[in-house]
RNA sequence: CAACCAUCCAGAGCGGCCGAGAGAUCUGGCUCCGUGACGCCGCAGCAACCGCCCGGUCCCCGACCGGGAAACGGUGCUCAUGCCAGAAGCGAUGGAGA
Repeated sequence: CAACCAUCCAGAGCGGCCGAGAGAUCUGGCUCCGUGACGCCGCAGCAACCGCCCGGUCCCCGACCGGGAAACGGUGCUCAUGCCAGAAGCGAUGGAGA
C1' cells in the first nucleotide's frame, strides 16, 4: 500500500502530563467534556485475529472445520452498535500478500 479474506449490537479503567474541544468525512440528532474530555505516557484489564495445544476431514511439506488455554509471543481493544439516521461506500482491526 490499489486489489483479496474475516470481523465490527459481547467484553474490559486507574494514575501522570496536557489544556479545548471530542465522538473518521458531510447533514441532522444524541453523547462525553475545566468535577479536565480528546490526545500522549505508564500500569492494569478485556478479548481471542495470528502464533500455541487437541481432535477431525481432505486433493496430507499444507488447507479447512471444531474445540481448548490465556502464564508466554505478534497485534488489537478498554463511554454509548463503527454512538444513531441519511449520504458517500467510506473507515477501523486482524490475516494473507506485494
Molecule: SAM riboswitch aptamer (S box leader)
Organism: Citricoccus sp. SGAir0253